[in-house]
Context: one part of a larger RNA
RNA sequence: CCACGGCUAAGGAACUCGGCAAAUUGGCCUCGUAACUUCGGGAUAAGAGGCGCCUAACUCCGACUUGUCGGAGAAGGCCGCAGUGAAAUGGCCCAGGCGACUGUUUAGCAAAAACACAGGACUCUGCUAAAUCGUAAGAUGAUGUAUAGGGUCUGACACCUGCCCGGUGCUGGAAGGUUAAGAGGAGAGGUCAUCCCGAGCAAUCGGGAGAAGCUUUGAAUCGAAGCCCCAGUAAACGGCGGCCGUAACUAUAACGGUCCUAAGGUAGCGAAAUUCCUUGUCGGGUAAGUUCCGACCUGCACGAAUGGUGUAACGAUCUGGGCACUGUCUCAGCCGUGAGCUCG
Numbered sequence: 001c002c003a004c005g006g007c008u009a010a011g012g013a014a015c016u017c018g019g020c021a022a023a024u025u026g027g028c029c030u031c032g033u034a035a036c037u038u039c040g041g042g043a044u045a046a047g048a049g050g051c052g053c054c055u056a057a058c059u060c061c062g063a064c065u066u067g068u069c070g071g072a073g074a075a076g077g078c079c080g081c082a083g084u085g086a087a088a089u090g091g092c093c094c095a096g097g098c099g100a101c102u103g104u105u106u107a108g109c110a111a112a113a114a115c116a117c118a119g120g121a122c123u124c125u126g127c128u129a130a131a132u133c134g135u136a137a138g139a140u141g142a143u144g145u146a147u148a149g150g151g152u153c154u155g156a157c158a159c160c161u162g163c164c165c166g167g168u169g170c171u172g173g174a175a176g177g178u179u180a181a182g183a184g185g186a187g188a189g190g191u192c193a194u195c196c197c198g199a200g201c202a203a204u205c206g207g208g209a210g211a212a213g214c215u216u217u218g219a220a221u222c223g224a225a226g227c228c229c230c231a232g233u234a235a236a237c238g239g240c241g242g243c244c245g246u247a248a249c250u251a252u253a254a255c256g257g258u259c260c261u262a263a264g265g266u267a268g269c270g271a272a273a274u275u276c277c278u279u280g281u282c283g284g285g286u287a288a289g290u291u292c293c294g295a296c297c298u299g300c301a302c303g304a305a306u307g308g309u310g311u312a313a314c315g316a317u318c319u320g321g322g323c324a325c326u327g328u329c330u331c332a333g334c335c336g337u338g339a340g341c342u343c344g
Stems, first nucleotide, its partner, number of pairs: 002338007010330002014328001019325001027051005036041001038156001052078004058073007079083001091323007098315002103115002119154007131140003157310004162240003167237002169233005176228003182222002187217005194209006241259005268302001269299001280296005
């Protein structure tokens, strides 16, 4: 000097990002116990007091084998600093955010507000179901049958869940437009029997027309779904305005005008896990408070199942405050054990 322990005057969080760590509390009996509440809880709430040993007898209760055992109590007494005499054995309260809860998770830096959840909703599926795996056979679904099964979103409970179908998606529709393969075959080209013209004595050569067949193409017309089109649908993906003026102080604007839109954000909440400006402003708490709590609303950029607002209980959750308690600190000291270190 380090690690792990024990103790500490006075103070008691002044430490620190933060009471991290440590200390306090602790068992049993008796008394007592608030707000709030889903009436179950909250609750071991909080907060108090007691606890050892001895005693002939006494009181009460229970059991049975009826005179014994067990339990409780009262009374009297004894000892120590100390009686749950060691060990084991909750610190508590107030307020708020998030998540209802018990649960699950990044085996080895994250346990949470993340996931799940019961409950809610939409949607698909009539059974050889939909969906999934597989080339297939086949299998799961399910030895189930719409009070069932799959997918997606939300996430107990309470009160609720507004407007927009223009875009995208999905569902339905079939009049019209577009339209593939295919059908169709008007025509066009190539080849060619044959014929004609020219040259040549002839053989032959050059040019032109060209049936049938074969072949290369090929217009009109017919032609499904889809798309265009017409409707519906937002607990489908999503979206939910601007400018100007106006009241007899001022300020503000219930009101009016105008432009645009599919429709212009309703209830509720709001400097919020969301607020940039911002340590917004006011109030509370402190001697002093960028955090916290209650309000205000000017919401840069909340908002209703990508759910909104509340909420008892719950949480090794996060935030703020308080009581108790302490070597966290003022500010260090001493002791024990084990390393380091010195000598051997």

Predicted 3D model of a 344-nucleotide part of an RNA (large-subunit ribosomal RNA, domain IV) from a Sphingobacteriales bacterium. Its Rfam family is "Bacterial large subunit ribosomal RNA". Gene Ontology terms of the family: ribosome and structural constituent of ribosome. The coordinates come from a structure-prediction model, not an experiment, and the mean pLDDT is 86. The source organism's lineage runs through Bacteria, Pseudomonadati, Bacteroidota, Sphingobacteriia and Sphingobacteriales.